[in-house]
RNA sequence: CCGUGCUAGAUGGGGAGUUAGCGGUGCCCUGUACCCGCAAUCCGCUCUAGCGGGAUCGAAUUCCCGCCCGAGGUCUUAUGCCUUUGAGCACUGGCCUGUGAUCGGAGUGCUGAUGGUCGGGUCCCGCGCAAGGAGAGUUUGUCAACCCCGCCAGGUCCGGAAGGAAGCAGCGGUAAACAGACGGACUCCUGUGCCGCGGGGAAGCCCGGCCGGAGCUUCGGUCGCCGGUGCGGCCCGAAGGCGGCGAUCGACGGUGGGUGCACGG
Numbered sequence: 001c002c003g004u005g006c007u008a009g010a011u012g013g014g015g016a017g018u019u020a021g022c023g024g025u026g027c028c029c030u031g032u033a034c035c036c037g038c039a040a041u042c043c044g045c046u047c048u049a050g051c052g053g054g055a056u057c058g059a060a061u062u063c064c065c066g067c068c069c070g071a072g073g074u075c076u077u078a079u080g081c082c083u084u085u086g087a088g089c090a091c092u093g094g095c096c097u098g099u100g101a102u103c104g105g106a107g108u109g110c111u112g113a114u115g116g117u118c119g120g121g122u123c124c125c126g127c128g129c130a131a132g133g134a135g136a137g138u139u140u141g142u143c144a145a146c147c148c149c150g151c152c153a154g155g156u157c158c159g160g161a162a163g164g165a166a167g168c169a170g171c172g173g174u175a176a177a178c179a180g181a182c183g184g185a186c187u188c189c190u191g192u193g194c195c196g197c198g199g200g201g202a203a204g205c206c207c208g209g210c211c212g213g214a215g216c217u218u219c220g221g222u223c224g225c226c227g228g229u230g231c232g233g234c235c236c237g238a239a240g241g242c243g244g245c246g247a248u249c250g251a252c253g254g255u256g257g258g259u260g261c262a263c264g265g
Stems, first nucleotide, its partner, number of pairs: 001265006009057003012030004020046005034054005063258006072249004077244001079243008088234002092232002094229003098225011115211008123200006129193002131190005137182006148173004156165003
């Protein structure tokens, strides 16, 4: 140095949690790296730290140690940003009502503004008038098989006869009722009225007369004040998310080093 057979050992690892502690089942991150049984109101052990049984590889690309990288997890920190939300602040900005000042515009005004005064109207009450509606009335017409009137053919009844009686149809008239016209006069009613008379009447509006002599109305801007508004802003806090500083554990990977026994050649 090579070959054969063994042993140590390997056949995943890590994080959080649980635990007196260590592993495992379960969760999570990496990654592909045997099988069976036990196991979260747990299972098995005791610093030597899963227990029991079996299989494969086996002294090195696979085992052990150091260093580097670093997925990922956990903890602290009142450190930044964002979202949501609670309380407070009205001398912090904005917005709103009112008010004062000022500037500008438009309209109107000596053919007379604001204002004052007088009268009237609008408004209310009473009476009346008109209009409208309804009714009564006047007039014309239609209108009754019988229980309305008049005349009553035929026929019926009474009578010896003369003559008389009731009375249907028909004709005419009329009542209740219906329709039209009249409306000059009558009665009632009213969510009607450029109406009339009288009385009343706080304010407003309109019209007119008189006094008086220069403003009146409206829009916009700026500044200020009282009040309101928590919309922005300030401040204190809560929840969540994404980060930062720090600490801790750390897979995979890279790199350097180390490490048996027996036999034979």
This is a predicted structure of a 265-nucleotide RNA (Bacterial large signal recognition particle RNA) from a Candidatus Methylomirabilota bacterium. Its mean pLDDT, the model's own confidence on a scale to 100, is 77. RNAcentral holds the sequence, with entries from ENA. Rfam family: Bacterial large signal recognition particle RNA. By type it is a non-coding RNA gene. Rfam's curators write: The signal recognition particle (SRP) is a universally conserved ribonucleoprotein involved in the co-translational targeting of proteins to membranes. Lineage of the source: Bacteria > Bacteria candidate phyla > Methylomirabilota (SeqCode).